Context: one part of a larger RNA
Molecule: small-subunit ribosomal RNA, 5' domain
Organism: Methylocucumis oryzae
RNA sequence: GAUUGAACGCUGGCGGUAUGCUUAACACAUGCAAGUCGAACGGUAGUCACUUCGGUGGCGAGAGUGGCGGACGGGUGAGUAAUGCAUAGGAAUCUGCCUAGUAGUGGGGGAUAACGUGGGGAAACUCACGCUAAUACCGCAUACGCCCUGAGGGGGAAAGCGGGGGACCUUUGGCCUCGCGCUAUUAGAUGAGCCUAUGUCGGAUUAGCUAGUUGGUAGGGUAAAGGCCUACCAAGGCGACGAUCCGUAGCUGGUCUGAGAGGAUGAUCAGCCACACUGGGACUGAGACACGGCCCAGACUCCUACGGGAGGCAGCAGUGGGGAAUAUUGGACAAUGGGCGCAAGCCUGAUCCAGCAAUACCGCGUGUGUGAAGAAGGCCUGAGGGUUGUAAAGCACUUUUUAAUCGGGAGGAAUACCUGAAAGCGAAUACCUUUCAGACUGACAUUACCGAUAGAAAAAGCACCGGCUAACUCCGUGCCAGCAGCCGCGGUAAUACGGAGGGUGCAAGCGUUAAUC
Numbered sequence: 001g002a003u004u005g006a007a008c009g010c011u012g013g014c015g016g017u018a019u020g021c022u023u024a025a026c027a028c029a030u031g032c033a034a035g036u037c038g039a040a041c042g043g044u045a046g047u048c049a050c051u052u053c054g055g056u057g058g059c060g061a062g063a064g065u066g067g068c069g070g071a072c073g074g075g076u077g078a079g080u081a082a083u084g085c086a087u088a089g090g091a092a093u094c095u096g097c098c099u100a101g102u103a104g105u106g107g108g109g110g111a112u113a114a115c116g117u118g119g120g121g122a123a124a125c126u127c128a129c130g131c132u133a134a135u136a137c138c139g140c141a142u143a144c145g146c147c148c149u150g151a152g153g154g155g156g157a158a159a160g161c162g163g164g165g166g167a168c169c170u171u172u173g174g175c176c177u178c179g180c181g182c183u184a185u186u187a188g189a190u191g192a193g194c195c196u197a198u199g200u201c202g203g204a205u206u207a208g209c210u211a212g213u214u215g216g217u218a219g220g221g222u223a224a225a226g227g228c229c230u231a232c233c234a235a236g237g238c239g240a241c242g243a244u245c246c247g248u249a250g251c252u253g254g255u256c257u258g259a260g261a262g263g264a265u266g267a268u269c270a271g272c273c274a275c276a277c278u279g280g281g282a283c284u285g286a287g288a289c290a291c292g293g294c295c296c297a298g299a300c301u302c303c304u305a306c307g308g309g310a311g312g313c314a315g316c317a318g319u320g321g322g323g324a325a326u327a328u329u330g331g332a333c334a335a336u337g338g339g340c341g342c343a344a345g346c347c348u349g350a351u352c353c354a355g356c357a358a359u360a361c362c363g364c365g366u367g368u369g370u371g372a373a374g375a376a377g378g379c380c381u382g383a384g385g386g387u388u389g390u391a392a393a394g395c396a397c398u399u400u401u402u403a404a405u406c407g408g409g410a411g412g413a414a415u416a417c418c419u420g421a422a423a424g425c426g427a428a429u430a431c432c433u434u435u436c437a438g439a440c441u442g443a444c445a446u447u448a449c450c451g452a453u454a455g456a457a458a459a460a461g462c463a464c465c466g467g468c469u470a471a472c473u474c475c476g477u478g479c480c481a482g483c484a485g486c487c488g489c490g491g492u493a494a495u496a497c498g499g500a501g502g503g504u505g506c507a508a509g510c511g512u513u514a515a516u517c
C1' cells in the first nucleotide's frame, strides 16, 4: 500500500447491488418446511331434490386400500490425509420417469383394509369375529425379442382407466375410434456404482509396519471386477523416493495479495464428498443403509392412571447459552424450478420479494451567485495590526438531485384453462392433438419512472498537525498528569501531555484493533 463474512469508539442524509453465528456438529418452546392422484378402488359422514314417509336419485369432505414422490430440493463441515478431492484414462455394471423401435395386453382364482360387532388400554395404540373392491396379490394360456443349456431342450409377462360415437355388430357395451396406462425386449439419453495413474499439510524428539496380511486355486456373494467373504495352498506385501504412528484439515473452480514467481485462504456462488442427538443394523425401492422413514442400544428432554409411551431445527423464522460479533417467530406461489395429477389444480420457509444492519462496493446530496463596513465575536499581537474571512449577515436565484405531500404510470405476463378459427387423426361435421387469434392471471406495490405543490428549506463528521508524514501558535501542567507505530516527548518559556484558536487529510464516514499478502 492492498484486502476482510470483521469487531470496537465517535458520528450518521438518500439510493442501487451484494453480504450477514467465522464461537457451542451446544440445548431447543411455538408455527411452518412433502405431498399429491376420485381419469386405479370399495365406500362413509353430510348435503340437495323427489317422496306413497318405506325410501329413491344426484353431489360428496375426512379416513382407508392402491400408485407416484418423500434418495430431489434445503442445511452443516463434526469426521476424513484417502473408501475423499483434482486431472487423465479404463472395463466387469445398473439405471424409475424421458426418447426411438419391436411384439403383446387372453382367460381365471383366493384374500384384505376401510366398514360392522365385541374386547383390552390412562394414553400411544391394539386384539378377535364377520363383510367387500381394485391398476393390490396369485396361478393358467401365449412368447418376435429375453434368460439358462449338456444345444436335444427348458423357463418366464401383463391391468386396466377415461373421452366420443351410432357408420358396421349392437345399445349402462364385450363393438368402433382417440388418449392415458400395463407387460416383454432392443437401443439412446440422463444419473449412479467400480478400477488405475499422477498430484494433494506438519512432525524422524514417530523406523520399522502387516496375518485376510500379499498372492494363487475352488466356492460363495454383488448390478458389477476384486480377500468383498469362506476353505485349502504358498510366504509374501509396504518402507529413508519416509511405511507405520501422532497432530492438523472437508477437497476443488476460485478468493486476497504480488510486476511475476510465489505466499495466504477455501464466507457468499458453482462442482464433488461426508454427516443428520451418539453408536450399530437392515427393510422398502430404479435409486437409501434414508435430515423432517423403521428397529436396537446409549445420553438428554417431556407425558403417565407407574403398567407404559413420545421426541430429535447442522430446513425457514425464532428462544436460551457461548461470544468482540452476525438479521424477521414477515408476504406470495405473480415469475423460475420441483412433486403429484389428463387437466383444473394442490403442495413447495426451494425460489421470488419485503423487513433489519454504513457490513462492503458504487453513485448522489447537504445549495448556487453576489457580497469589504474586510461587521461583531474568538484567537494571536511588537498593541500599529494580523487571522478566522467572501466565511457570515445582507441581496438575488434554483427547487434540477434526495427527503415531504398529491396525482399519473411501464415492465417483470409467457403458458395452462376458457372462447373462436384452421390442419391432423378417424367411418365421423364427436372426441383428441397441433397451430393461430382473443380474453384471464402481479406477492413485490403507495413499484421503477413521469408530472405537480411549498420552501434554503430536512441533511457533516472523524482523525491528525516533533521527524518518518501533509499541517503551528497561545494557555494550563511541571519526569506529575499523561502521550507513544519506531525514534522518543514531559524535571517552569513543551509546535510531542490537556484545552483553545488556526491548519492538514479523508468524508457519510473517519479512526483504532485483529488478520493475510
Stems, first nucleotide, its partner, number of pairs: 001517004006513005013364006019357002021322001026320003030317003035068003040065002046059005075275003084200007093192002098188008106140001108138002115130006146155003160180006169173001201247003208238003213235008250272004254265004277298005300311004328354001330353003336350001337348004367397004377388004402458001404453005412444001418438007461506005466487003472501005482489002